[in-house]
RNA sequence: GGCCCUAUAGCAUAGCCUGGAUAGUGCAACCGGCUUCGGACCGGUAGACGAGGGUUCGAAUCCUUCUAGGGUCA
Numbered sequence: 001g002g003c004c005c006u007a008u009a010g011c012a013u014a015g016c017c018u019g020g021a022u023a024g025u026g027c028a029a030c031c032g033g034c035u036u037c038g039g040a041c042c043g044g045u046a047g048a049c050g051a052g053g054g055u056u057c058g059a060a061u062c063c064u065u066c067u068a069g070g071g072u073c074a
Base pairs, nucleotide, nucleotide: 001073002072003071004070005069006068007067010027011026012025013024020057029045030044031043032042033041050066051065052064053063054062
């Protein structure tokens, strides 16, 4: 340098191919209940689509460029 794959909360992961309106789940965190206290358990809260541009009525999803990581060829 060419080609391929990946990027979604603190962590892990679904949704992407086939666009559809409030982005789901588990753990963790926080608040409350329970408890002498804590843990466990129960109820609740907040938190995410790597960045820019484009297509579209509508983009996590399609196109494109870039960034980061990984693989492969030389």
Molecule: transfer RNA
Organism: Candidatus Woesearchaeota archaeon